RNA sequence: CGCUCAUUGCGAGUGGCGGAGGGGACUGGCCCGUUGAUGCCACGGCAACCGAUUGAGACCCGCGCGGUUUCGAUGUCAAGGUGCCAAAUCCAGCCGGCGGCAACGUCGGGAAAAUGAGUG
Repeated sequence: CGCUCAUUGCGAGUGGCGGAGGGGACUGGCCCGUUGAUGCCACGGCAACCGAUUGAGACCCGCGCGGUUUCGAUGUCAAGGUGCCAAAUCCAGCCGGCGGCAACGUCGGGAAAAUGAGUG
């Protein structure tokens, strides 16, 4: 960097450095920012993807206190690997349904992005 799968309306901030734009890119909107944002560092926290562990069911085999998988209102936990801690992934953009003369609204899907797990 590519590919596959899953998730994305919940949740969680203080201090230091720094000094102008930032919210991934483009367009439109909206918002954050010299009362110091974005970013970096430290500490703290959130969550539960990987992880640990428990009960029940199903399945598989080489039948072992074996393995896989589903469910338990989100089972329970949080040591470790990531991640995250303004706003729905800030909102829309493409396609379709519904409403509307239209602008547009609303619902569903897609694209893109982010993160994790796996893989090349």